Overview
The prediction has a mean pLDDT of 77. A computed fold for a 161-nucleotide RNA from Blastococcus fimeti, annotated as c-di-AMP riboswitch aptamer (ydaO/yuaA leader). Its Rfam family is "c-di-AMP riboswitch aptamer (ydaO/yuaA leader)". Its family is annotated with cyclic-di-AMP binding and regulation of gene expression in the Gene Ontology. It was read from a public genome assembly, where an Rfam model found it.
RNA sequence: GGACGGACACCGCUGAGUCACGUCCCGUCGUCCGAGACGGGCGUGAGCCGGGGACCCAUCGCAGUCCUGGGGUGAAUCCCGAACGGUCACCCGACCGUCGGGUAGGGCACUUCUGAGCCCGAAUCCGUCAGCUAACUCGGCAAGCGGUAUCGGAAGAACGG
Repeated sequence: GGACGGACACCGCUGAGUCACGUCCCGUCGUCCGAGACGGGCGUGAGCCGGGGACCCAUCGCAGUCCUGGGGUGAAUCCCGAACGGUCACCCGACCGUCGGGUAGGGCACUUCUGAGCCCGAAUCCGUCAGCUAACUCGGCAAGCGGUAUCGGAAGAACGG
C1' cells in the first nucleotide's frame, strides 16, 4: 500500500413493519453508595398496515357438458417447451417436480413525468368459512440487504450560499 472478513457508529434500499411515554422487570456500563446511560421485555398512546363486519350495490335466472373445495397477505400472475425425472394411460395425451424461455405486475439514495439500463417476478397463512361495507371489532409493526448509491432530460420541493 492492497485484498478479504468482523464489531460499533453513521447514512441508505425493499417492506406497513416507526415514534413517544413509564422506573414496571431483566441485563450491560458506571458508582464508595448513588445519580445516570444503553439494550431487551412488558404496559400505554400516536402513527402506518392488514383481516372480519350493515343498508345500498353486486352475486343469485334458464338449458347442456365437464371438473371438484374456497379465501387472505404479497409486485410475485399467466403462458410456452420437441429438455430431464416420476405417476396414470391402448393411443392421443394428462398431472407433479426440475430446468429453460417469456409475461401481468414490481423495485433501483428528495418527489413527479419521461428515455435508456440493471434486478425481482417468491414465499406463506386460514381451515370448509368470509363480495363490497358505515358504526363496530380483531391483529401486525417483521425479515433481509447495501456503503457514492444506474444514468440522462424536464418541472418542482427542501437545504445551503